[in-house]
Context: one part of a larger RNA
């Protein structure tokens, strides 16, 4: 000198864009953050409409729009948060899978037949303070089960051909055995197989911090055979057999740490960092376990154990903000218990739509970067006042002020007022290879927001500070103090003429900021 997720002191007019718990992965009151589908089902708790009965203000009817709870489907494995752990194929990079899986989506082929028994709900009882149940009766499905049918599927065995990369792969054929489906007021779905796309899994080469005041480490350890397990390879697990495997090219142990793209600095080489944004990993009160599922060993799922908090009728129960706000605590220190789904994206749905603290916006903070302003021109009696001096006089503050003319950014008031919106759906038209395809027209939708922006009005009107002035280092005099009070980054200054302390005048540098502290180069 540059830089910062900064803090502190003094000061402070506005706007744009960004950023905002670095500390206690400490504990959390409250609200919200994952639902949706009635075009799967039985149905009808609430609301509205309709109908019926009459006792005229009530009762009944799921008949209709719709729809609480329930069964069922899809989603909840995404999105969002944090950096505890991890020195590891975790990450980065480059490969491999002849050792693998992949819901929804796209393409292609074929099929979608016949039956059955239950169970939520509803109803009747019943236990409990509650959480939550228990029994009986009864009912449906795209829930569940059985049978049929099928080969390009799977398994085993046999034969042939082609190819390679070692185990082998591809393909043709034969035999045996085995596995499907779901319906739906017809829009849409379901099943099998193959291919694609997407996502994931696994393996390997190389790279990836400090300590030798850590030198030996290891028994499922290293390898083999077999079996099990997995989507799949593998000591992944187990049985048996062998005695191996790693290591001064640093094993093992200890410490520290999420990794990368990137960021800061530097001419570069290097050095330092890992906030925001993007990719990957790990975690979800602590530890462990599996279930469901295409996918989890699952942040707002389950079970067990533990610590903590809360409720209790003492028998027993409930909870998990490292989601968004917010609270306490810790700390030098870090924001609103805001608005909207209008846009982008996501889930469900045929769609309308519903949900979305993702997201888009607004609020707070000079935390940073950038931009604008606090006026411009003229004006010498070089005024008054201040300060200094060699003091009837000079110098300086200083064109500075007064005064004259001009301008109105910004602030204030008033008026107008966006883009972000194009779609989806619906109606109409056109086109073809006729798909509920494509194109066009009409119509609708804005949280931000009466915001940005534009115009008009009057008026210099609404707006400057901070640090420093001995040298390094731009900027000097007077007074006070007298090794005192104090200053200080280094050298150092102060003991009676201090440009170094304190005040004043003047000056220098930066400027809505200026200094100090901390850290890195």
């Nucleotide at each position: 000198g540059g830089a910062u997720g900064a803090a502190c002191g003094c000061u402070a007019g506005c706007g744009g864009c960004a950023g905002g718990c670095c500390u206690a992965a400490c504990a959390c009151a409250u609200g919200c953050a994952a639902g949706u589908c009635g075009a799967g089902g039985g149905g009808u708790a609430a609301c509205a409409g309709g109908g019926a009965g009459c006792u005229u203000g009530c009762u009944c009817c799921g008949c209709u729009g719709a729809c609480g709870a329930c069964c069922g489907g899809c989603g909840c494995a995404c999105g969002g948060g944090u950096g505890c752990g991890u020195a590891a194929c975790g990450c980065g990079u480059a490969u491999a899978c002849a050792a693998u899986c992949u819901a929804c989506c796209u393409u292609g082929u074929a099929c979608u037949a016949g039956g059955g028994g239950a169970u939520a709900g509803c109803c009747u009882u019943u236990a409990g303070a509650a959480a939550u149940g228990a029994a009986g009766a009864u009912u449906a499905a795209u829930a569940c089960c059985c049978u049929a049918u099928a080969g390009u599927c799977u398994a085993u065995u046999g034969a042939g051909a082609u190819g390679g990369c070692a185990u082998c792969a591809u393909u043709u054929u034969a035999a045996u055995a085995g596995u499907a489906a779901a319906g739906g007021u017809u829009a849409c779905g379901g099943u099998a197989c193959a291919a694609g796309a997407u996502g994931a899994g696994u393996a390997u080469g190389c790279g990836u911090c400090c300590u030798a005041u850590u030198a030996g480490u290891u028994u499922g350890u290293u390898g083999g055979u077999g079996u099990g397990g997995u989507a799949a390879c593998g000591g992944c697990a187990c049985a048996c057999c062998a005695a191996g495997a790693c290591u001064a090219c640093g094993a093992u142990a200890g410490g520290u740490a999420g990794g990368g793209g990137c960021c800061c600095u530097g001419a570069g080489a290097g050095g330092g960092g890992g906030a925001u944004c993007c990719c990957c990993c790990a975690c979800a009160c602590u530890g462990g376990u599996a279930c469901u599922g295409a996918g989890a060993c699952a942040c707002g799922g389950a079970c067990c154990a533990g610590a903590c908090u809360c409720c209790u009728a003492c028998g027993g129960g409930a909870g998990g903000c490292a989601g968004c706000a917010g609270u306490g605590a810790g700390g030098a220190a870090u924001a609103u218990u805001g608005g909207a789904c209008a846009a982008u994206g996501g889930g469900c749905g045929a769609g309308a739509g519903c949900c979305u603290g993702a997201u888009c916006c607004a609020g707070c903070c000079a935390u940073g970067c950038c931009g604008c302003g606090u006026g411009c021109a003229g004006g010498a009696a070089g005024a008054c006042g201040g300060c200094c001096c060699u003091a009837u006089g000079g110098g300086u503050u200083g064109u500075a002020a007064a005064c004259u003319g001009c301008u109105u950014u910004u602030a204030u008031a008033c008026a107008g007022g966006a883009a972000g919106a194009a779609a989806c759906a619906c109606u109409c038209c056109c086109u073809c290879g006729a798909g509920a395809a494509g194109g066009g027209a009409g119509c609708u939708u804005g949280a931000c927001g009466g915001u940005a922006c534009u115009g008009u009005a009057a008026g210099a009107a609404u707006a400057a500070g901070g640090a420093c002035c001995g040298g390094c280092u731009a900027a000097c005099u007077c007074c006070g103090u007298g090794c005192c009070a104090g200053c200080a980054g280094c050298c150092g200054c102060g003991g009676u003429a201090a440009u170094a302390c304190g005040g004043a005048g003047g000056g220098u540098c930066c400027g809505a900021g200026c200094g100090u502290u901390a850290u890195c180069c």

A computed fold for a 521-nucleotide part of an RNA from Ulvibacter litoralis, annotated as small-subunit ribosomal RNA, 5' domain. The sequence was found in a public genome assembly. Its mean pLDDT, the model's own confidence on a scale to 100, is 85.